RNAcentral holds the sequence, with entries from ENA and MGnify. This is a predicted structure of a 74-nucleotide RNA (transfer RNA) from a Nanobdellota archaeon. Rfam family: tRNA. By type it is a transfer RNA. From the family's description: Transfer RNA (tRNA) molecules are approximately 80 nucleotides in length.

RNA sequence: GGGCUCGUAGCUCAGCCUGGUAGAGUGCCGCAUUGGCUAUGCGGAGGCCCCGGGUUCGAAUCCCGGCGAGUCCA
Numbered sequence: 001g002g003g004c005u006c007g008u009a010g011c012u013c014a015g016c017c018u019g020g021u022a023g024a025g026u027g028c029c030g031c032a033u034u035g036g037c038u039a040u041g042c043g044g045a046g047g048c049c050c051c052g053g054g055u056u057c058g059a060a061u062c063c064c065g066g067c068g069a070g071u072c073c074a
Base pairs, nucleotide, nucleotide: 001073002072003071004070005069006068007067010026011025012024013023020057028044029043030042031041032040050066051065052064053063054062
C1' cells in the first nucleotide's frame, strides 16, 4: 500500500441481508425472601447505534467519504 471482517448499554453480543419509535445475557440500583450472607424472584436506571454527508415520508439498517480495531496478501 491492497483485500476481507468489524465498530450498537459498563462488558460480551443480537438486530443490518428484507428501512418503520433500539433488544438479550451479564454487571449496577431498589424491593421481596433469610437470623445474616449467598442464591432465587420481581421491578428500575442505563445507548438518539464510531464521525460526516447523501438517498428516502422515514436510516443502527441502503450509498459515499473519513477514523479506529482485527485478519490475510505484498
Source information:
The source organism's lineage runs through Archaea, Nanobdellati and Nanobdellota. Its mean pLDDT, the model's own confidence on a scale to 100, is 82. RNAcentral records the identical sequence in 2 taxa.